[in-house]
RNA sequence: GCCCCUAUCGUCUAUCGGCUAGGACACCAGAUUCUCAAUCUGGGAAGCCGGGUUCGAUUCCCGGUGGGGGCGCCA
Numbered sequence: 001g002c003c004c005c006u007a008u009c010g011u012c013u014a015u016c017g018g019c020u021a022g023g024a025c026a027c028c029a030g031a032u033u034c035u036c037a038a039u040c041u042g043g044g045a046a047g048c049c050g051g052g053u054u055c056g057a058u059u060c061c062c063g064g065u066g067g068g069g070g071c072g073c074c075a
Stems, first nucleotide, its partner, number of pairs: 001071007010025004018055001027043005048064005
């Protein structure tokens, strides 16, 4: 330098055009318990950035940025 893959709550992840974005763990509050743990109930919290297509985009397309991989170059 070229090509491919990838980016979602604090973390891991579901989604395949109809989202009020779901789940687990963690966190917070309450219940329970002599206390802690465990258990139960509830709660807050997310689509990398900019465009495009569409009635509608997390999803499809283009560009960028970050991450991962492959190939090439290195007189």